[in-house]
Context: one part of a larger RNA
RNA sequence: CUGGGCGUAAAGGGUGCGCAGGCGGUUCGGUAUGUCGGAUGUGAAAUCUCACGGCUCAACCGUGAAAGGUCAUUCGAAACUGCCGGACUAGAGUACUGGAGAGGAGAGCGGAAUUCUUGGAGUAGCGGUGAAAUGCGUAGAUAUCAAGAAGAACACCGGUGGCGAAGGCGGCUCUCUGGACAGUUACUGACGCUGAGGCACGAAAGCCAGGGUAGCGAAGAGGAUUAGAUACCCUCGUAGUCCUGGCCGUAAACGAUGUGCACUUGGUGUGGGGAGGAGUUAUCCCCUCUCCGUACCGGAGCUAACGCGUUAAGUGCACCGCCUGGGGAGUACGGCCGCAAGGCUAAAACUC
Numbered sequence: 001c002u003g004g005g006c007g008u009a010a011a012g013g014g015u016g017c018g019c020a021g022g023c024g025g026u027u028c029g030g031u032a033u034g035u036c037g038g039a040u041g042u043g044a045a046a047u048c049u050c051a052c053g054g055c056u057c058a059a060c061c062g063u064g065a066a067a068g069g070u071c072a073u074u075c076g077a078a079a080c081u082g083c084c085g086g087a088c089u090a091g092a093g094u095a096c097u098g099g100a101g102a103g104g105a106g107a108g109c110g111g112a113a114u115u116c117u118u119g120g121a122g123u124a125g126c127g128g129u130g131a132a133a134u135g136c137g138u139a140g141a142u143a144u145c146a147a148g149a150a151g152a153a154c155a156c157c158g159g160u161g162g163c164g165a166a167g168g169c170g171g172c173u174c175u176c177u178g179g180a181c182a183g184u185u186a187c188u189g190a191c192g193c194u195g196a197g198g199c200a201c202g203a204a205a206g207c208c209a210g211g212g213u214a215g216c217g218a219a220g221a222g223g224a225u226u227a228g229a230u231a232c233c234c235u236c237g238u239a240g241u242c243c244u245g246g247c248c249g250u251a252a253a254c255g256a257u258g259u260g261c262a263c264u265u266g267g268u269g270u271g272g273g274g275a276g277g278a279g280u281u282a283u284c285c286c287c288u289c290u291c292c293g294u295a296c297c298g299g300a301g302c303u304a305a306c307g308c309g310u311u312a313a314g315u316g317c318a319c320c321g322c323c324u325g326g327g328g329a330g331u332a333c334g335g336c337c338g339c340a341a342g343g344c345u346a347a348a349a350c351u352c
Stems, first nucleotide, its partner, number of pairs: 003324004007306002012320001014201004021194003025088007034080001035077007042069001049065006091191001092188004096183003103177007110154001114150007125136002162169002206247006215241002220236004258319006266297012301308002325352003334345004
């Protein structure tokens, strides 16, 4: 080196883009790197194998033969692989037409609710709980009406509905912008897949600077509960939650299931497109087929079982990541990154 694995037992990187590398469609010609064969040379001895022999046998030893190379030179083969050249269109991509969508960024606008302010009207309570109290209220609260201000979030529609690589995305309008899908031909002609490093994105919390602050609300204060109550419940309430710019780089970042391609019985919904049929004309409704997505059930097969089951955990190929008993420990040390918090990489002694 060779093994077996990674949904839940240890194990899929949070996600994408992509350099190197690995792998790579059909066909023709050439070449001869790998590959295969022949010849020649060489491949020490010992060992191994075989034959014969020596110690009484054996072990052991001796003599001889055979075997042994990813070797060198040379001659040859050309299916596969590589390389060079030509051609192709089934992979991949481009153009065109079309509809769907909370995909992203910026700007503007809207209504409901909440709180606050002012005014009207009105009087003794309100609030809160299991019950209370703290708290608010005769300086007029709560409930009610009107006007105004502010910030944050967008009820119904709303859906195992949609979009996005993931994180994630939900009021309306406009501008800019990414991707996917369907359809028809046309075009390019393998331009592809994966991807160590690298780069980019990356919820919440947290950090820096500046703003903003209605509601909520870590910390904190008070009231209760209780043996206690540094909690659960209640009244307040600061950071924060929001915006701009910059960091952080983590997560049960989960489908706990890497990406791509191909193949392998079915059924029922649903989202987006297309074609056809039937129907009196009809974009509707109905039926059939088809492509893409998303769910449920289930066959073979797989699985330790649970379950998965054309969206595979089935059958294969390509490439990457990862695992190798529990604790010590995702820790120490070192290095790199960070303003810090900390992150990434990552042991050992010892112990069971």

This is a predicted structure of a 352-nucleotide part of an RNA (small-subunit ribosomal RNA, central domain) from an uncultured organism.
Its Rfam family is "Bacterial small subunit ribosomal RNA".
Its mean pLDDT, the model's own confidence on a scale to 100, is 88.
The full RNA is in RNAcentral, with records from ENA and SILVA.